[in-house]
Context: one part of a larger RNA
RNA sequence: CUUGCAGCUAGACGGAAAGACCCCGUGCACCUUUACUGCAGUUAUACAUUGUAAUAAGAUUUUUUUUGUGUAGCAUAAGUGGGAAGUUAUUAAUUAUAGCUCUUUGCGCAAGCAAAUAAGUUAAACAUCAUUGAAAUACCACUCUAAAAAUUUUUUAUUACUUAUUGUUUAAGACAGUGUAUAAUGGGUAGUUUGACUGGGGCGGUCGCCUCCUAAAGAGUAACGGAGGCGUACAAAGGUAAACUUAAGUUGAACUUUAACAACUUUAAAGCAUAAUAGUAUAUGUUUGCCUGACUGUAAGAUUGACAAAUCAAGCAGGGACGAAAGUCGGUUAUAGUGAUCCGAUGAUUCUGAGUGGAAAUGGUCAUCGCUCAACGAAUAAAAGGUACGCCGGGGAUAACAGGCUAAUCACCCUCUAGAGACCAUAUCGACGGGGUGGUUUGGCACCUCGAUGUUGGAUUAUCGCAUCCUGGAGCUGAAGAAGGUUCCAAGGGUUUGGCUGUUCGCCAAUGAAGGCGGUACAUGAUCUGAGUUUAGAACGUUGUGAAACAGUUUGGUCCCUAUCUACUGCAAG
Numbered sequence: 001c002u003u004g005c006a007g008c009u010a011g012a013c014g015g016a017a018a019g020a021c022c023c024c025g026u027g028c029a030c031c032u033u034u035a036c037u038g039c040a041g042u043u044a045u046a047c048a049u050u051g052u053a054a055u056a057a058g059a060u061u062u063u064u065u066u067u068g069u070g071u072a073g074c075a076u077a078a079g080u081g082g083g084a085a086g087u088u089a090u091u092a093a094u095u096a097u098a099g100c101u102c103u104u105u106g107c108g109c110a111a112g113c114a115a116a117u118a119a120g121u122u123a124a125a126c127a128u129c130a131u132u133g134a135a136a137u138a139c140c141a142c143u144c145u146a147a148a149a150a151u152u153u154u155u156u157a158u159u160a161c162u163u164a165u166u167g168u169u170u171a172a173g174a175c176a177g178u179g180u181a182u183a184a185u186g187g188g189u190a191g192u193u194u195g196a197c198u199g200g201g202g203c204g205g206u207c208g209c210c211u212c213c214u215a216a217a218g219a220g221u222a223a224c225g226g227a228g229g230c231g232u233a234c235a236a237a238g239g240u241a242a243a244c245u246u247a248a249g250u251u252g253a254a255c256u257u258u259a260a261c262a263a264c265u266u267u268a269a270a271g272c273a274u275a276a277u278a279g280u281a282u283a284u285g286u287u288u289g290c291c292u293g294a295c296u297g298u299a300a301g302a303u304u305g306a307c308a309a310a311u312c313a314a315g316c317a318g319g320g321a322c323g324a325a326a327g328u329c330g331g332u333u334a335u336a337g338u339g340a341u342c343c344g345a346u347g348a349u350u351c352u353g354a355g356u357g358g359a360a361a362u363g364g365u366c367a368u369c370g371c372u373c374a375a376c377g378a379a380u381a382a383a384a385g386g387u388a389c390g391c392c393g394g395g396g397a398u399a400a401c402a403g404g405c406u407a408a409u410c411a412c413c414c415u416c417u418a419g420a421g422a423c424c425a426u427a428u429c430g431a432c433g434g435g436g437u438g439g440u441u442u443g444g445c446a447c448c449u450c451g452a453u454g455u456u457g458g459a460u461u462a463u464c465g466c467a468u469c470c471u472g473g474a475g476c477u478g479a480a481g482a483a484g485g486u487u488c489c490a491a492g493g494g495u496u497u498g499g500c501u502g503u504u505c506g507c508c509a510a511u512g513a514a515g516g517c518g519g520u521a522c523a524u525g526a527u528c529u530g531a532g533u534u535u536a537g538a539a540c541g542u543u544g545u546g547a548a549a550c551a552g553u554u555u556g557g558u559c560c561c562u563a564u565c566u567a568c569u570g571c572a573a574g
Stems, first nucleotide, its partner, number of pairs: 001574007010566003014561002022395004027391002029387004035192005041185009051161009062150005068144001069111001078143005086126003098122004103116005165172002195207003204224001208230006231376001232273001233332002238291007246269001247266006271280002274337001276335003295318004301312003307377001320329003343370007351363001402449001403447001404445003408442001410438006419429002456531001457529003461523001462520005469494003472489006496510005537555004541550003
């Protein structure tokens, strides 16, 4: 060196399981609730099943009787119509009737009206006339207001009954129960929703439009880049014709003051409703006169955009405003001041009109209106959460470990000396600054790995670096000696045991020459452990209405692999 056997487990990002953490999906499931919308259930009311009777109160129909006062006026005139004469008594008797006096009752505006009865008495009384918008209760008919009595129908309440109904009976009873309708309640139950961007996700912020820079001298151009505005306003702040020029500063005179006056300088610094930018002094600014073009019907041609949209616009016709005219005028110096479609509403319309002819509805066309549909190209008229009990599909397109890049932070070094060091920058310390090295901290990025690269600490076994803790050798010293301080060389060897804590770390105790700092996937779980972190159980505190949650706490909690290859160790043979 080759081969074999026996071992070991450092590596083959070893095997096992399409990662359970994280993110994504207009995925799923279950749970919660003051998410949305239903449905059971419950409650209430009405009607039906549902009948009888009484009492009380009320409403209503019909009949009879009564009732009605503004002022003026004989006087208590309800309204309208008919109507110029009519009614009663006196007859032989009876009954009955009218007026007056007296008594009683009802109404009442206290004047009177109406009725009844006993007695007496009379034979006459009332209309047309004068007042009034309206003339007679002289007479008749129909109505109105208010009241009384009777009556019809009916409502409510209470009470009673028995035949529906319930019940085996007692009994209950037109209730209850059942059906229909309406309303309320309704996580009991069901179906769903619960946005996106994002230097991972969440929290925060933002989401449409306008102006500037970034933007690299055509246009356009991103970021959770840097600055600001908008969701209107104006009947003049619009059209036209004419006229005019602002603002600031200096000087002068004048002062009682904001201020005003005169001359000069600056092309614009002013103003133009408003943000910014561009433009504008021969006006787009300011003032005045007259007006309403802040018009109707169109439109060649362009700009812009993926589209949908958006923007500019000569010209023509109609009928106008201003101007002597030429001409200008289809809002505002320009660029923001906004919202598609569906649906609904209003007005107009020589359109349509379900056999046909009309009318209407409906539909069409034109004009207008209703959306912080602001997540602003708007999924619905209508919607929040939890999951550590979780599941599926995916992602290293995207986080946590490790690696990589970087080195703000960190560690170490160098440099400059202001200062401290009694004096003296550099024995020693060294601010404010400057320059490096390293890749042990915290970070940034998200490049391999999510069809899996097992995570803290400990045990075991180590190996390397030197920026050296001890041991060794030197320089300087504010080094007398001893003991030190600091710097240089040096990695050969060494670098402990206990108590507390899961701890690394740290504190304490003891010993020792010293009890070094780091790298090795924070070395090492196919070598071990499993106390912590980080599943499912349970509890406390806190938060939340709740399901649940908490770099808050506590207790409990399955660590698999028979070694094929490389590496290494031992043995044997050639």
RNAcentral holds the full RNA, with entries from ENA. This is a predicted structure of a 574-nucleotide part of an RNA (large-subunit ribosomal RNA, domain V) from Pseudo-nitzschia micropora. A source record names the gene rnl. Lineage of the source: Eukaryota > Stramenopiles > Ochrophyta > Bacillariophyta > Pseudo-nitzschia. Rfam family: Bacterial large subunit ribosomal RNA. The literature on the family includes a 2002 paper in BMC Bioinformatics by Cannone et al., "The comparative RNA web (CRW) site: an online database of comparative sequence and structure information for ribosomal, intron, and other RNAs".